This is a predicted structure of a 73-nucleotide RNA (c-di-GMP-I riboswitch aptamer) from Candidatus Desulfobacula maris.
The coordinates come from a structure-prediction model, not an experiment, and the mean pLDDT is 79.
The sequence was found by an Rfam model in a public genome assembly.

RNA sequence: CUAUAACAAAGUCAACCUUGUUGAAAAGCAGUGUCGAAAAACCACGGAUCUGAUUGAUCGCUGAGUUGGCAUU
Numbered sequence: 001c002u003a004u005a006a007c008a009a010a011g012u013c014a015a016c017c018u019u020g021u022u023g024a025a026a027a028g029c030a031g032u033g034u035c036g037a038a039a040a041a042c043c044a045c046g047g048a049u050c051u052g053a054u055u056g057a058u059c060g061c062u063g064a065g066u067u068g069g070c071a072u073u
Base pairs, nucleotide, nucleotide: 006073012037013036018031019030020029021028022027035060041066042065045063046062047061048058049057050056
């Protein structure tokens, strides 16, 4: 320097419930709270599910794409 099976350390995100708020709704944002996650980071392009007011939502359902991080033994 590169790779990374197993095991650690330091950290990261944050389910359900619930409070406020936005929305027709699904649901989103912030607080509370920690079920879990090694991409539970981004992206709504495909499938799937939900809403249905012709609008949309969900990437912590899944496929693809983009990007990133620790490294004791």